[in-house]
Context: one part of a larger RNA
Molecule: small-subunit ribosomal RNA, central domain
Organism: metagenome
RNA sequence: CUGGGUAUAAAGGGUGCGCAGGCGGCCUGAUAAGUCAGAGGUGAAAUAUGUCGGCUCAACCGAUAAACUGCCCCUGAAACUGUCAGGCUUGAGUCCGGGAGAGGAAGGUGGAAUUCCAGGUGUAGCGGUGAAAUGCGUAAAUAUCUGGAGGAACACCGGUGGCGAAGGCGGCCUCCUGGCCCGGAACUGACGCUCAGGCACGAAAGCAUGGGGAGCGAACGGGAUUAGAUACCCCGGUAGUCCAUGCCGUAAACGAUGGGUACUAGGUGUUGGAGGAGUCUACCCCUUCAGUGCCGCAGCUAACGCAUUAAGUACCCCACCUGGGGAGUACGAUCGCAAGGUUGAAACUC
Numbered sequence: 001c002u003g004g005g006u007a008u009a010a011a012g013g014g015u016g017c018g019c020a021g022g023c024g025g026c027c028u029g030a031u032a033a034g035u036c037a038g039a040g041g042u043g044a045a046a047u048a049u050g051u052c053g054g055c056u057c058a059a060c061c062g063a064u065a066a067a068c069u070g071c072c073c074c075u076g077a078a079a080c081u082g083u084c085a086g087g088c089u090u091g092a093g094u095c096c097g098g099g100a101g102a103g104g105a106a107g108g109u110g111g112a113a114u115u116c117c118a119g120g121u122g123u124a125g126c127g128g129u130g131a132a133a134u135g136c137g138u139a140a141a142u143a144u145c146u147g148g149a150g151g152a153a154c155a156c157c158g159g160u161g162g163c164g165a166a167g168g169c170g171g172c173c174u175c176c177u178g179g180c181c182c183g184g185a186a187c188u189g190a191c192g193c194u195c196a197g198g199c200a201c202g203a204a205a206g207c208a209u210g211g212g213g214a215g216c217g218a219a220c221g222g223g224a225u226u227a228g229a230u231a232c233c234c235c236g237g238u239a240g241u242c243c244a245u246g247c248c249g250u251a252a253a254c255g256a257u258g259g260g261u262a263c264u265a266g267g268u269g270u271u272g273g274a275g276g277a278g279u280c281u282a283c284c285c286c287u288u289c290a291g292u293g294c295c296g297c298a299g300c301u302a303a304c305g306c307a308u309u310a311a312g313u314a315c316c317c318c319a320c321c322u323g324g325g326g327a328g329u330a331c332g333a334u335c336g337c338a339a340g341g342u343u344g345a346a347a348c349u350c
Base pairs, nucleotide, nucleotide: 003322004321005320006319008303012318014201015200016199017198021194022193023192025088026087027086028085029084030083031082033081034080035077036076037075038074040072041071042070049065050064051063052062053061054060091191092188093187094186095184096183097182098181099180103177104176106174107173108172109171110154115149116148117147118146119145120144121143125136126135162169163168206247207246208245209244210243211242215241216240220236221235222234223233258317259316260315261314262313263312266295267294268293269292270291271290272289273288274287275286276285299306300305323350324349325348332343333342334341335340
């Protein structure tokens, strides 16, 4: 470079925004850069190929033809691509009217429960396990009642329900704020898709500084179990888990399935909307749009399975794979306070 691939065999970047780049709707005109046709010039020789010939053959040598798929120039063609000009509305966006939502941020607030503190009642146990023991308790525990403190999380509703690009988001209220869907068709008139670099976001753990600390709980101590038990079980328990600010930038970051557009039988449930029909309204029924599940035809698939939410049929753009181990290692570079991250080999070996 080419080919074949990427749910599960190696392979979709964690996610978005987006510059360059690649690709790009309908109609008309112009142009002739790409494209196509014809003509001309050039494309050295040798080599390679076809034919013929010379050494007795062959190697070797000679002649000739074709070829050299290229480049340049001329004359034309105008469908397609490009460029320029003009127009259009279906792609995209704006506007108007509705709608749903744990989308984000800040502040406030509520009840249940655990723990602790104080007090009342009450007395010898409680707790824990397979069974126990460590542990707690006559300095009055456990249980129960009243009051108080503090932190964290929000039972029921709750739902293959909803929202978000992903990570993720769940008591209630207020305020600020992003996106989405439906209906209308008033406006702009291709303004679009994708996106190497770049920028931003990014669970948990971890790091820095300060705060907070109820419960849980790495490490650690103890009790058991066991041949041992650096575990599983039990009693404790520090960091952490929480908040603020700043880092880290990873994951089975998963639908193990990149994004966009179009097309290709249906059935059934559910969420949000619109329209119709209906004895004017629970509902059911019909049509339709957007989402989210299940089943299933064609087709696809190695099979499992996927199947209008495609893994089907096509096109555009990006990322990635190319036998196992060595190895996501070494070295270098770069980012980081560190932990480490990103990029990423080879020898050797099977």